[in-house]
């Protein structure tokens, strides 16, 4: 100086004018009052707050709220190598295994294939228990051809030569995969067919909470081939719905309940009269008829009680931000200090000018929180690596 890994931090800055919108003070009017005061009516004044790191995808987890359940059994879903963290998690941290990179470092749904089933295109001889399509061989046995040798002859004996419908799985070919690898002996030609290293399995021991190692001992010639993001097995977890959740006041007009009243006749009673006030009796409509009991019905009052419009919580103090001590490799956790940081409901967070720089990306909350993922100009700080030069 180059090249590169990993963590974390910022996401134009100042001012000036003009507006939106919360939270508070504050003056005026208005309304209400039990005259103390009350209001989230309206109006100005002043002070203050006012998106993101992903506010986003709505994939996971959890708070909350409401419903059902509170139990067994079964079926769906879902997670999967161990241990920790954590309110929980498919998330994070810290180990193991395994790839991949000269390294820093980085990917990995990483339980079970000797419980069953079931898959594997195309090639290819064969794709799960074997198998042989090219090559290899010719010992043995059988078949063909021949040569000597015995036999009157059938035939038998000893050799040559060839081949497969024998023998071999080294070596070619095929494929994403084809029954360990190297080398030595061994064979006719071979091969864990022997034997040595080296790899593999299993048992034991021995280190770790565990996953696992294992350079320790002992067995076995060596397979129990892949695939479980294939059904399947195992182990865990998992009740639905969602803030338009949900509670709370609570108009008008319909509609539901409850009670009460409204005719008529007589009597008493006050008035001169209309006409008041009090008591006793009948009265509608339903079934042949009367009466009882029963059931329905119109009208006015008041009182309940549900519900709509509208209103008000939820709803911004939170697994909550910084700081500082302990503990812990770490994720965290535990103490103590300090802070208050949008909160609307057609949805506020902007415009306008002026100056400066490096000329600004992705993109905007709607209950709220912890994670992932996805998208982003440009910067910035730390820690480590590999390479080139110089001292």
């Nucleotide at each position: 100086g180059g090249a590169g890994u990993c963590g974390g931090c910022c996401g134009g800055g100042c001012a000036a004018u003009c507006g939106c919108u919360g939270u508070u003070c504050u003056c005026a009017c208005c309304g209400g009052u039990u005259c103390g005061c009350c209001g989230g009516g309206c109006g100005g004044g002043g002070a203050u707050g006012g998106a993101g790191g992903a506010a986003a995808g709505u994939c996971c987890g959890g708070g909350c709220u409401c419903c059902g359940g509170c139990g067994g059994a079964c079926g769906a879903g879902g997670u999967g190598c161990c241990a920790g963290g954590u309110a929980a998690c498919g998330c994070c941290u810290g180990g193991g295994g395994g790839g991949c990179g000269c390294g820093a470092g980085c990917c990995c749904a990483c339980g079970g294939a000797a419980a069953g089933u079931g898959c594997a295109a195309c090639a290819g001889a064969a794709a799960g228990c074997a198998a042989a399509c090219c090559g290899c061989c010719u010992a043995a046995g059988u078949c063909c051809g021949u040569g000597c040798c015995c036999u009157c002859g059938c035939g038998g004996g000893c050799g040559c030569g060839g081949a497969a419908c024998g023998g071999c799985a080294a070596g070619g070919g095929u494929g994403a995969a084809a029954c360990g690898g190297u080398g030595c002996g061994g064979u006719a030609a071979g091969a864990g067919c022997g034997c040595a290293c080296c790899g593999c399995g299993c048992c034991g021991g021995u280190g770790g909470c565990a996953a696992c190692a294992u350079u320790c001992g002992g067995c076995g010639g060596c397979a129990c081939g892949g695939c479980a993001a294939a059904c399947c097995c195992c182990a865990c977890c998992u009740g639905g719905a969602g803030c338009a959740a949900g509670g709370c006041c609570a108009a008008a007009u319909a509609g539901g309940g409850a009670a009460g009243c409204a005719g008529c006749g007589c009597c008493c009673u006050g008035g001169c009269a209309a006409c008041g006030g009090g008591g006793c009796g009948c009265a509608g409509c339903g079934g042949c008829g009367u009466c009882c009991a029963c059931a329905c019905g119109c009208g006015c009052u008041u009182c309940c009680g549900g519900g709509u419009a509208g209103g008000c919580c939820g709803c911004a103090c939170g697994a909550g931000g910084c700081c500082c001590g302990c503990g812990g490799u770490g994720a965290c956790g535990c103490g103590g200090g300090u802070c208050c940081c949008a909160g609307a409901g057609g949805a506020a967070u902007g415009a306008u000018u002026g100056c400066c720089c490096u000329c600004g990306a992705c993109a905007g909350a709607a209950c709220c929180c912890g994670g992932c993922u996805u998208a982003c100009a440009g910067g910035c700080c730390g820690a480590c690596u590999c390479c080139c030069u110089a001292c």

Notes: RNAcentral holds the sequence, with entries from ENA. Predicted 3D model of a 391-nucleotide RNA (Bacterial RNase P class A) from a Steroidobacteraceae bacterium. Lineage of the source: Bacteria > Pseudomonadota > Gammaproteobacteria > Steroidobacterales > Steroidobacteraceae. Rfam family: Bacterial RNase P class A. It is annotated as a ribozyme. Gene Ontology terms of the family: tRNA processing, ribonuclease P activity and dimeric ribonuclease P complex. From the family's description: Ribonuclease P (RNase P) is a ubiquitous endoribonuclease, found in archaea, bacteria and eukarya as well as chloroplasts and mitochondria. The gene name in the source record is rnpB.